[in-house]
Parts: sequence; structure tokens; C1' cells
RNA sequence: CCAUGCGGGAGAGAUCGGCCUCAGGCAUUUGCCCUGGCCGGCGCCGAAGGAGCAACCGCCCCCGGAAACUCUCAGGCAAAUGGACCGCAUGG
Repeated sequence: CCAUGCGGGAGAGAUCGGCCUCAGGCAUUUGCCCUGGCCGGCGCCGAAGGAGCAACCGCCCCCGGAAACUCUCAGGCAAAUGGACCGCAUGG
């Protein structure tokens, strides 16, 4: 330095609309509630990844490396999952 295991681990709508929908319930007309999926819109978050500027570093000209800063392409906005980073253990 890398990998694995365990523990900790933030932020932001359980938003609006359309279509489909297991079981169940209501109504007994067309439907409604609930559950899950897909698509679209507006609002937001930054700590997977990515990109950018640059303090700084390297041999200080070129060039290269470069953030938890910035952007929000991606990702995310109940829980779950994920999660930079930190601690411990094992292996190379």
C1' cells in the first nucleotide's frame, strides 16, 4: 500500500402526476384505499464513482500528483441497501 471480516458512519420530499398491479378491505356503476413496479415533472443532498479549479507536493521551466473545496454527469432524499472516512483483526 492492497484485499477480506467486524463495528461506527452524515445530508436531503415516505413529493406531485400518469399507467400497470398480488392478496385484502370499502363501495356495490364508473370506482376508492392498500402493496409493489415503470415513466415523467418540480424541489433538494453530497461521503460510491466521475469531472473541474487550486492551496500544496515532486526535480519546482515544462510536466506530473493532488482535497472532505467546487460541479452535480452518475448516485442519493422513510426503512432497507449503499456510503467517503475512522478503529480493530487476518492475509499478501